This is a predicted structure of a 582-nucleotide part of an RNA (large-subunit ribosomal RNA, domain V) from a Candidatus Dojkabacteria bacterium. The source organism's lineage runs through Bacteria, Bacteria candidate phyla and Candidatus Dojkabacteria. It was read from a public genome assembly. The coordinates come from a structure-prediction model, not an experiment, and the mean pLDDT is 83.
[in-house]
Context: one part of a larger RNA
RNA sequence: ACUAUACCAGGACAAAAAGACCCCGUGGAACUUUACUGCAACUUCACAUUGAAAAUGUAUUUCCGAUGUAUAGCAUAGGAGGGAGACUUUGAAAUUGGUUCGUCAGGACUAAUGGAGUCACCAAUGUAAUACCUCCCUUUUGUUGUAUAUUUUCUAACCAAUACCGUUAUCCGGUAUUAAGACAUUGUGUGGUGGGCAGUUUGACUGGGACGGUUUCUUGCUAAAGAGUAACGCAAGAGCACAAAGGUUGACUCAAUCUGGAUGGAAAUCAGAUGAAGAGUGCAUAGGCAUAAGUCAGCUUAACUGUGAGGGGGACACCCCGAGCAGAUACGAAAGUAGGUCUAAGUGACCCUAUGGUUGUUUGUGGAAACGCCAUUGUUUAACGGAGAUAAGUUACCCCGGGGAUAACAGGCUAGUCUCCCCCGAUAGUUCACAUUGACGGGGAGGUUCGGCACCUCGAUGUCGUCUCGUCGUAUCCUGGCGGUGGAUAAGCCGCCAAGGGUUGGACUGUUCGUCCAUUAAAACGGCACGUGAGAUGGGUUCAGACCGUCGUGAGCCAGGUCGGUCUCUAUCCGGUAUAGU
Numbered sequence: 001a002c003u004a005u006a007c008c009a010g011g012a013c014a015a016a017a018a019g020a021c022c023c024c025g026u027g028g029a030a031c032u033u034u035a036c037u038g039c040a041a042c043u044u045c046a047c048a049u050u051g052a053a054a055a056u057g058u059a060u061u062u063c064c065g066a067u068g069u070a071u072a073g074c075a076u077a078g079g080a081g082g083g084a085g086a087c088u089u090u091g092a093a094a095u096u097g098g099u100u101c102g103u104c105a106g107g108a109c110u111a112a113u114g115g116a117g118u119c120a121c122c123a124a125u126g127u128a129a130u131a132c133c134u135c136c137c138u139u140u141u142g143u144u145g146u147a148u149a150u151u152u153u154c155u156a157a158c159c160a161a162u163a164c165c166g167u168u169a170u171c172c173g174g175u176a177u178u179a180a181g182a183c184a185u186u187g188u189g190u191g192g193u194g195g196g197c198a199g200u201u202u203g204a205c206u207g208g209g210a211c212g213g214u215u216u217c218u219u220g221c222u223a224a225a226g227a228g229u230a231a232c233g234c235a236a237g238a239g240c241a242c243a244a245a246g247g248u249u250g251a252c253u254c255a256a257u258c259u260g261g262a263u264g265g266a267a268a269u270c271a272g273a274u275g276a277a278g279a280g281u282g283c284a285u286a287g288g289c290a291u292a293a294g295u296c297a298g299c300u301u302a303a304c305u306g307u308g309a310g311g312g313g314g315a316c317a318c319c320c321c322g323a324g325c326a327g328a329u330a331c332g333a334a335a336g337u338a339g340g341u342c343u344a345a346g347u348g349a350c351c352c353u354a355u356g357g358u359u360g361u362u363u364g365u366g367g368a369a370a371c372g373c374c375a376u377u378g379u380u381u382a383a384c385g386g387a388g389a390u391a392a393g394u395u396a397c398c399c400c401g402g403g404g405a406u407a408a409c410a411g412g413c414u415a416g417u418c419u420c421c422c423c424c425g426a427u428a429g430u431u432c433a434c435a436u437u438g439a440c441g442g443g444g445a446g447g448u449u450c451g452g453c454a455c456c457u458c459g460a461u462g463u464c465g466u467c468u469c470g471u472c473g474u475a476u477c478c479u480g481g482c483g484g485u486g487g488a489u490a491a492g493c494c495g496c497c498a499a500g501g502g503u504u505g506g507a508c509u510g511u512u513c514g515u516c517c518a519u520u521a522a523a524a525c526g527g528c529a530c531g532u533g534a535g536a537u538g539g540g541u542u543c544a545g546a547c548c549g550u551c552g553u554g555a556g557c558c559a560g561g562u563c564g565g566u567c568u569c570u571a572u573c574c575g576g577u578a579u580a581g582u
Base pairs, nucleotide, nucleotide: 001582002581003580004579005578006577007576008575010574011573012572015568022403023402024401025400027399028398029395030394031393032392035200036199037198038197039196041193042192043191045189046188047187048186051154052153053152054151055150056149057148058147059146060145063142065140066139068137075130078136079135080134081133082132085119086118087117094113095112096111097110098109099108100107101106160178161177162176163175164174165173166172203215204214205213212232216238217237218236219235220234221233239384240282241341242340246300247299248298249297250296251295252294254278256274257273258272259271260270280289281288283346285344286343287342304327305326306325307324310321311320312319313318316385329338330337331336352378354376355375356374357373358372360371361370410457411455412453413452414451416450418446419445420444421443422442423441428436464539465537466536467535469531470528471527472526473525474524477502478501479500480497481496482495483494484493485492504518505517506516507515508514545563546562547561548560549558551556
């Protein structure tokens, strides 16, 4: 070395299961709720099923009564008309009692007594004159009818209970009695409540996702001297304003500094000089602007109607510039200028809706409705090319399809961070940089930390610690050999060579780590997929159960805590060990 047998499990990113973690899908399901939209259910009212009567209230109405005070005036004059008489033994005035109204003056009714008069006209007062008759008004008692509401009563619908019968029947029907009663029940319509139930929604970008931020438009830079050009690149703004801050004609020149000048000062207003712009521009920035686009004044409405040669940008949609023509107009002596504002932001498609206009269409015809056309109104449709009229969450009970297009472990790249080394040499070291210390800075090495990137792996590369078994590095903890010393000796301190061997037992904690106890020559630091789970364990982390606290309306959640929680008999190949043979 080969062969064979028996073994061991380091590798075959071993096997098993289209990863359960993570992300994605305009995937699913279950659950929640003050997500959206509905539906049961409950409830309000109206009507029907549904009849009788009374009382009371309200409204209206019939009839009989009553009622009416400014001032003046006998005095409590409602209005209009007629009117010279009316009432009275069928009981006048007056008196007494009672009721009622009242502006407290009095009026009305009624009973008794009484036994013959009372009132008006006239006069006076006043806008109006009175007895008596007719009509009407205000307020009001009573009464009649109607309507309505409430309450009460009734019994015959309807409903219930009991007994008996059909009948051997907790149904049903009949009969009787009782209770209840037009209520309840039920139906239709209507308002409310309504996760009890159902269907759904719950955006995207993103140096993984979540949280945060952003999402349309304008300006500068990035942008590489035409245009254009990305990033969660660097900086700022807009979602308007103005009837003058528009048009035209005419005029003017700013900021700042210096000098002078009452109050007056560093700065007020005034005069002079210098002064291309450093001022000003309605609002960010950029580019412009003094011939001014800046600052004033006069007159005004072109912030017009109908068009538009020709161009610019854009995938499209659409956006932007525009001479000229026709009409009517403003300013200007005129030439001319004017279709908003120094320019670039100040915004929203289609559908639908609404208002005005309109020589269009208008369903047999004429109209009308409706539609069209012109002008205009209503969107933080701001996720701003706007899915819809309308929409939030949880899942550790979870599921499916995918992804190493994308995270957590390990590896890789990198080396900010980390560990170690070197240069410089301030400071300290009584003196003296370099025995020792070595600031501020500079240069490296390593690849054990925390990171960054997202390159293999999501049709699976098992994750912390412990045990077992090791093997390697040296930046050496001990042991060995040296040098320096601020080394007398002893003990130290710093450094050089050196990896042969060694590097403990316990308490606490799942711990690595760490603190402590007792030793030791010493109790070194690291790599090996933070060595090692087809070697063991399973205490921790990281499923399903449950409790506590914070949070949440809730379902539930929490690098918060707590108890519990399935680790897969058979080795094909490489590798290794032992034995035998060759």